[in-house]
Molecule: c-di-GMP-I riboswitch aptamer
Organism: Alicyclobacillus sp. SO9
């Protein structure tokens, strides 16, 4: 440096779910519980997908629409812990 992973060591993360006189128009986030899982479930909206629509638009008992969310939804980007060869 490349590749490789768990009948190993040591350790991380935190799903649904509750709670909160919290942010937010909502999706959805932030803190506490709390564990479903995950070798990058580390970190970036840069491509797609996917959600919401304050706000604009129209053909308006409704429809579209993101420059808003989502990296635990896939892909790329960066960057990391061990063992084995």
């Nucleotide at each position: 440096c490349a590749g490789u992973u768990u009948c190993a060591a040591a350790g991380g993360u935190a799903a649904a779910c509750c709670g909160u006189u919290c942010c937010g128009a909502a999706a959805g986030g932030a803190c506490g519980g709390g564990a479903c899982a995950c070798a990058a479930a580390a970190c970036c909206a840069c491509g797609g997908g996917g959600c919401u629509a304050c706000g604009g638009c129209c053909g308006u008992u409704g429809g579209c629409u993101a420059a808003g969310c989502u990296c635990g939804c896939c892909g790329g980007g960066u960057u990391g812990c061990c063992g084995u060869c």